[in-house]
């Protein structure tokens, strides 16, 4: 200290989420050993059963159990182990008395408060402790226990009787103290031990102290204003009362006040603080353990006693509960320590001791003591050990991977040496222990009682047990999460969107580093995770330390209260501030040193700190605050100016509509088109008058005014603000401004008018699948106007107001001044509005930029992920609609801002292309023909699907090809590959049986090379193993290939610039091309893959060459032919040149490029045609050409053989081929090609059939021979427009070929048949020159078979020189919510499931007040005739009983408030892969959007 996470990427905004520390925790899983801490957080629900507060006999009466002295009785020589006796001794049970039980120990329900922290105050108090002062005389009546009795089940209670005190009550006495009218008056006391007390323990009085408490005071202390008002003992007086003590604490009068926006009241929640936990720290979140402190003990009241309670293990009452009971009645109170049930996710032992330490009481000894000191259960939490150490590679074995080589687990283990920590086993053990009292000796205090010192001996461990040692022996001691990133760690199986993870992104739909499992890592370790909770990170509530133009946020505008803030000088004061010194800030903790446990953990000394409160002493800059003063910030005067600034009256023209009249006559109007509409009852149009209401063209202007909303003919009244000059006035009088007034477009409401013209609902025509829309026609309400209401709009510059400050230009609008002798223009300047562009800054970019979003200052406003929701629901305003105010469940990982790149638009601009247009020729009909679908079948094998499939993979399925095509027979190491094995044989050939065949069987015949005589190579048969095979899937696992965009001009680099990026930029812009070609400008210069060129072909010449091609001269020959002998001129051939380059000229052009026209030329602006296909896109095609990852088959999905399919036919579509005809068709004759093939070939001539063909056979491995005949064409001849002499399907018969074989299912050929067809809807295809159209001919493929396919030449047009519009592409640009990219995104109702949530008649239940009744117990006043020891002058006093007011805990009851739960219906909302309707937003979303 940061990281994942919204995009295609990018930069911001913002949420969510991880990593880290914690915990009184819980759960999973595993668990050796010690130390030390800590454990009912939940129902302050209930509670069996034992203990937790007693002691003191030296206070006192009585007195058990024990013990027991004289005496005496029995027996007895002495003497007794005998009984009576009871002095003593002891001190139980209960009693009276002191004392204590008001601590200690537990919880945190209650309480937002003087409770509690801090500092301070004093009107009070304090047993027991201390300090010194006085004192402790002398009387008395009683009453527990106990004795008898009587009630009662019991608890318990009555009576009679009689007793004692450190118990109760009186008299003296009073230093002191208390009250006083200051003369006075009034107040106490107990004794104990002990032979003995002026001395020891006690009492009484008063006065310090200590040490606790009590009260009051400043300050500081959660949340909610969807609680704004609160109070009558309320707030103060005065007299009285009450208390240890102020004070409405209480009561009786008197006033009428007290608290609140700095939050009263109220309602929710909580005990506070030291501290703790985290964080750099600020803070935040916490109050277990321990320590202060408060407040409570079954709920609620009450007061008694005390030095202290209104009293946790006292006490009356009342209530709920629970037990007892003989029903009358009576007991209890664990939020002590153990324990138990309930609830819960969860939290022990019904332990041991008083040895320590501390408490009570006691003169001591002791007793008590679930405070405490210990033990025990829990890995609950820190801390420390341990599970071994060392050597040891054939890198064992087994596991997992594997490219089959290895590799890794892993020196791990084995095995070999060494150790002995814990733990276990033997025996010792130190220390926690030092007082106290005893005992004795010695000294001090006047001291045989007391006490203090000192010495010496004695006395006390519940629990623990440091460490020492015996003995064995690596033995008894390792999990647990994780391995996609975020995060250290990855590989195989199985799963197969299934099981399943998942903190967040997200994984899983057959090759999952993500499920699930195995190896192997990884991280912590007697643990390891998960879950929950807090703080961190989160500057994501931001004081430190954020924001508000477009991300969430400026209120719609001003005025103004409270409040915050404020201009110059001067002087005081000292409240803030700032130094100093002091008091205080409890111990623990944190912190730092140092020291004690073996180390830590714990622990102890000691310091520092406890940032904070309080007194004081200084200083006086700054703020406050008090005086005085001053103008610059506000104001004010004068003088002028400019405006749709407002109000109100009036007045005016266009133009609208209507009405009346004239004119005219058929149509007007409307729209994309149309229709309703309106017209001969006379419209539209056009002229006159006249009515009416609204609205003010032109000027008009990023001009003007106003706080904003707004304001627009023209005058006139009345007002408001502003600027400008100029000032000799006031003298901070300012500035924002929470509530809080007041204005505020349209719309909308109320009440009255008013109504041309436009026009919500609503009626009609349309448009549409529909069309409650957009269009037309009409039309109310509204739009005017008067008086209220309403108070909100994208009320916007999405930018609050005010003040300074910081470079500029430019333009407007209102003044002012200079300069110009003066005016006017101009020109400069200076001030006020208003705009535009930019500096620097700023800002996530857009942008902004003296009109800040810069850089300060001051005040107010608002914001904190999206959705739910500006919704619910309380509350206020409103006549309503509705506003303001303003949640929450629940849901999502986002949502969103800015800009980038592409992609799209029914956006824009430029530009190409047989894209359209112009033209020529087709398809589509019709018949074959060939392919596709469908249907059919045992089969009709498989792919291929707009373009880009469909005469395609197929350059040619009768058999074979030919397949998981189908039927039916077979083989199983196999049809084919290599290697090992067992066996036999060489190899090989030849016969026969069975069969369809394949296969199966059987028989014979053969007897090879090399040899070291053993066998050994190779080949065939066999056996068995590895493995062969697979056109089986999977082209969405892949290579190659290949199609399309497209022969489109475009894709990109480097380096340099810009930008935070992303990216731009080069590549854009003028202009040119066919072309991102080229040229110029240019923050870009360059390159590179495209384009062009290089290659090939064709067109012209030239050279070189001349057979098999050629023949012009010479020559020979022939019936004729280059035949021949010969050339080499031409043609050809085939090898090499040349040739074109915008090179010349003129024009346009930018002095370019390059365009245009022309001369040359065979060819002219890429000469024709090819070949060549950029980054890339379609998860295209193809796993059936080939390779290959996976998976599947293995007596088969492999292999072989027969016979069928792939040709199957109501039908559809694609591609073609023939035609329908006279530009023809038939027939005869006749002429010119070019590219090809040819040995299992091509075959002349001859011959022979009408002919396919067939005999024979020459000659060519080819410029020699053949195939070969070109066709159209030309030149006759005939048909003469018709289903023809057109067309040629179908069918019959006879034949040929090819090939075992033409049925299924081939081609051809003669005869003979002669179908549909007479130019073809809708729509749709090619083609721009040697093309289209038409003619033919070659090949390949192949036994045969071609209207396909590839190629070849012959003849040979027409039309375009333009881009509107269709379709396609390039480039620029713009808007986009699109990026899987418009075949994209995405809205509503409807239906279907599930959540949560409001509303509802009601309904059930808490809470806290209020009225009225009634009222236990008690405190105090007041009666007290009734009992009555203490004193009595005998009369009473005093008391107690009971009995009445007041108060007042519960009861009852009545209204109302308030939370909370249920609820039939019902409302909307979120959320859920493939419902229904449409298509509302995003592009000009097809009617801009939107408030």
């Nucleotide at each position: 200290a940061g990281g994942g996470u919204u995009u295609g990427a990018u930069c911001c905004u913002g949420g969510c989420u991880c990593a880290g520390a914690a915990u009184g925790a819980a759960c999973g899983u595993u668990g050796g050993c010690g130390g030390u801490a800590u454990g009912g957080a939940u129902u302050a629900g209930g509670c069996a059963u034992g203990c937790a507060a007693g002691u003191c006999g030296c206070g006192c009466g009585a007195g058990a159990a024990c013990u027991g002295a004289a005496g005496g009785a029995g027996c007895u020589u002495g003497g007794c182990a005998u009984u009576a006796g009871g002095a003593g001794u002891g001190g139980a049970c209960a009693g009276u008395g002191g004392c204590g039980a008001a601590a200690g120990g537990g919880a945190g329900a209650g309480u937002a408060a003087c409770g509690c922290g801090u500092g301070g105050a004093u009107a009070c108090u304090u047993a027991c402790c201390u300090c010194g002062g006085g004192g402790u005389c002398u009387g008395g009546g009683a009453u527990a226990g106990c004795a008898g009795u009587g009630g009662g089940a019991a608890a318990c209670c009555g009576c009679u009787g009689g007793u004692a005190a450190u118990a109760c009550c009186g008299g003296a006495u009073a230093g002191c103290g208390u009250c006083u009218c200051c003369g006075g008056a009034c107040c106490a006391a107990a004794g104990g031990u002990g032979u003995g007390a002026u001395u020891c323990c006690g009492c009484c009085u008063g006065g310090g102290g200590a040490u606790g408490g009590g009260u009051c005071c400043g300050c500081g202390u959660c949340c909610u204003a969807u609680u704004a008002g609160c109070u009558u003992g309320u707030u103060g007086g005065u007299g009285g009362g009450g208390u240890a003590a102020u004070g409405g604490c209480c009561u009786a009068c008197c006033a009428a006040g007290g608290c609140a926006a700095a939050g009263a009241u109220g309602g929710g929640u909580a005990g506070c603080g030291g501290g703790u936990g985290u964080g750099a720290g600020a803070g935040c979140a916490u109050g277990a353990c321990c320590c202060g402190u408060c407040u409570c003990a079954c709920u609620g009241g009450g007061a008694c006693u005390g030095a202290g309670a209104c009293a946790c293990u006292g006490c009356c009452c009342a209530g709920a509960c629970a037990c007892c009971u003989a029903c009358g009645g009576g007991u209890g109170g664990c939020u002590g320590c153990a324990g138990u049930c309930g609830a819960g996710a969860a939290u022990c032992u019904u332990c041991c001791g008083c040895a320590a330490u501390g408490g009570g009481c006691g003169a001591a000894a002791g007793c008590c003591u679930g405070a405490c000191g210990g033990a025990g259960c829990g890995a609950c939490g820190c801390c420390g050990c341990g599970u071994g150490c060392g050597g040891g590679a054939u890198g064992a074995a087994g596991g997992c991977c594997c490219u089959c080589g290895g590799g890794u687990u892993g020196u791990a283990a084995a095995c070999c040496g060494c150790u002995g920590u814990c733990a276990g086993u033997u025996g010792g053990g130190a220390g926690g222990a030092a007082a106290u009292g005893c005992u004795a000796u010695g000294g001090g205090g006047c001291a045989c009682u007391c006490u203090c010192c000192a010495u010496a001996g004695u006395u006390u461990g519940a629990c623990c047990g440091a460490u020492c040692u015996u003995c064995a022996g690596a033995g008894g001691a390792a999990g647990u999460c994780c391995g996609g990133g975020c995060u250290a760690a990855g590989u195989u199986c199985g799963u197969g969107c299934c099981a399943g993870c998942a903190g967040c992104c997200g994984c899983g739909g057959u090759a999952a580093g993500a499920c699930g499992a195995a190896c192997c890592g990884g991280a912590c370790a007697a643990a390891c995770g998960u879950u929950a909770u807090u703080c961190g990170g989160a500057a994501u509530u931001a004081c430190u330390g954020g924001g508000c133009u477009u991300a969430a946020a400026g209120a719609g505008u001003a005025c103004g209260u409270a409040g915050g803030c404020g201009g110059u000088c001067u002087u005081g004061u000292a409240g803030g501030u700032u130094g100093g010194g002091u008091g205080u800030g409890a111990a623990a903790u944190c912190c730092c040193a140092c020291a004690g446990c073996u180390c830590a953990a714990c622990u102890g000394u000691g310091g520092a700190a406890c940032u904070g409160c309080g007194c004081u002493c200084a200083a006086a800059a700054c703020c406050c605050c008090a005086a005085g003063a001053c103008u610059u910030g506000a104001g004010g005067g004068a003088a002028g100016c400019a405006g749709a600034g407002g109000u109100a009256a009036g007045c005016g023209g266009a133009a609208c509509u209507g009405a009346u009249g004239g004119u005219g006559g058929a149509g007007c109007g409307g729209u994309g088109g149309a229709a309703u509409g309106c017209g001969u009852u006379g419209a539209u149009a056009u002229c006159a008058u006249c009515a009416g209401g609204a609205a003010c063209a032109c000027c008009a202007g990023u001009g003007g005014c106003g706080a904003a909303g707004g304001c627009g003919g023209c005058u006139u009244a009345c007002u408001g603000g502003g600027c400008u000059u100029c000032u000799a006035c006031u003298g901070a009088c300012g500035c924002u401004g929470a509530g809080g007034u007041a204005c505020g477009a349209a719309a909308g409401c109320u009440a009255g008018g008013g109504u041309a013209g436009c026009g919500a609902a609503c009626g009609g025509g349309a448009u549409u699948a529909g069309a409650u829309a957009c269009c037309c026609c009409g039309g109310u309400a509204g739009u005017c106007c008067u008086a209220g209401c309403u108070g909100u709009a994208a009320a916007c510059g999405a930018u609050g107001a005010g003040c300074a400050c910081u470079u500029g230009g430019u333009c407007g609008u209102g003044g002012g001044g200079a300069c110009u002798u003066c005016c006017a223009c101009a020109u400069c300047u200076u001030c006020u509005c208003g705009g535009c562009c930019g500096u620097a800054g700023c800002g996530a970019a857009a942008g902004u930029g003296u009109u800040a979003a810069g850089u300060g200052c001051u005040c107010c406003g608002c914001c904190u992920g999206g959705g739910g929701a500006g919704u619910a629901u309380g509350g206020u305003c409103g006549c309503a609609a509705g506003g303001c105010u303003g949640a929450a469940a629940c849901u999502c990982a986002a949502a969103g801002g800015a800009a980038u790149u592409g992609a799209c638009g029914g956006g824009g601009g430029c530009u190409c292309a047989c894209a359209c247009a112009a033209g020529c020729g087709g398809u589509g009909g019709a018949g074959g023909a060939u392919g596709u679908g469908g249907c059919u079948u045992a089969a009709u094998u498989c792919g291929a699907g707009a373009c880009u499939a469909c005469g395609c993979g197929a350059a040619g399925a009768a058999c074979c090809u030919u397949a998981u095509c189908c039927u039916g027979g077979u083989c199983u190491u196999g049809a084919c590959a290599u290697g090992c094995u067992u066996g036999a044989g060489a190899a090989c050939c030849u016969u026969c049986c069975u069969g369809a065949a394949a296969g199966g069987g059987a028989a014979g015949g053969g007897u090879g090379c090399c040899u070291u005589c053993g066998g050994g190579a190779g080949c065939u048969c066999u056996u068995g193993c590895a493995c062969a095979g697979g056109u089986g899937c999977u082209g969405c696992a892949u290579g190659g290939c290949u199609g399309u965009c497209g022969u489109c001009a475009g894709c990109u680099c480097g380096u340099g610039u810009c930008g935070u990026g992303a990216g731009a930029u080069g590549u854009c812009g003028g202009g040119u091309u066919a072309a991102g070609u080229c040229c110029c400008u240019u923050a870009a210069c360059g390159a590179g893959c495209g384009a062009a060129a290089c290659c090939c072909u064709u067109g012209u010449c030239c050279c070189u060459a001349g057979u098999u091609g050629c023949c012009a001269g010479c020559g020979a020959g022939u019936a004729a032919a280059g035949u021949c002998g010969g050339g080499g001129a031409c043609u050809c051939u085939a090898g090499g040149g040349a040739g074109a380059c915008u090179g010349c000229c003129g024009g346009u052009g930018u002095u370019a490029a390059a365009c245009c026209g022309g001369a040359g030329g065979a060819a002219g602006g890429u000469g024709g045609g090819g070949a060549u296909g950029a980054c890339g896109u379609c998860a295209a095609g193809u796993c059936c050409u080939c390779a290959u990852g996976g998976c599947c088959u293995u007596u088969a999905u492999g292999a072989c053989c027969a016979g069928g399919g792939c040709u199957g036919c109501a039908c559809a579509c694609g591609u073609c081929c023939u035609a329908c005809a006279a530009u023809g068709c038939g027939u005869c004759g006749u002429a010119c090609a070019a590219a090809g093939g040819g040995a299992a070939g091509c075959g002349a001539a001859c011959c022979u059939g009408c002919g396919a063909g067939g005999g024979c056979a020459a000659g060519c491995a080819a410029a020699u021979c053949c195939c070969a005949a070109a066709a159209a064409g030309c030149g006759g001849c005939g048909c003469u427009c018709a289903g023809u002499u057109c067309g040629g399907a179908u069918u019959g018969u006879a034949g040929g070929c090819u090939g075992a074989a033409a049925c299924u299912c081939g081609c051809c050929u003669a005869c003979a048949u002669g179908a549909a067809g007479c130019c073809g809807g809708a729509a749709u295809c090619g083609c721009u020159a040697g093309u289209a159209a038409u003619c033919g001919c070659g090949g390949g493929u192949c036994a045969g078979c071609a209207u396909a396919c590839c190629g070849c030449g012959g003849u040979g047009a027409a039309u375009a020189u333009g881009u509107u519009c269709c379709u396609g592409a390039g480039c620029c640009u713009u808007g986009u919510a699109c990026a899987c990219a418009c075949c994209g995104c995405c809205c509503g109702u409807c239906a279907a499931g599930c959540c949560a949530c409001g509303a509802a008649a009601g309904u059930g239940g808490g809470g806290g007040g209020g009225g009225c009744u009634u009222a236990a117990a008690g405190u105090c006043a007041c009666c007290g005739a009734g009992c009555u020891a203490a004193c009595u002058u005998c009369g009473g006093a005093g008391g107690c009983a009971g009995g009445u007011g007041c108060c007042u805990a519960g009861a009852g009851u009545c209204a109302a408030c308030u939370c909370c739960g249920c609820g039939a219906u019902u409302g909307g909302g979120a959320c859920u892969a493939a419902g229904u309707c449409g298509u509302a937003a995003c592009a000009a979303g097809g009617u801009a959007g939107c408030c």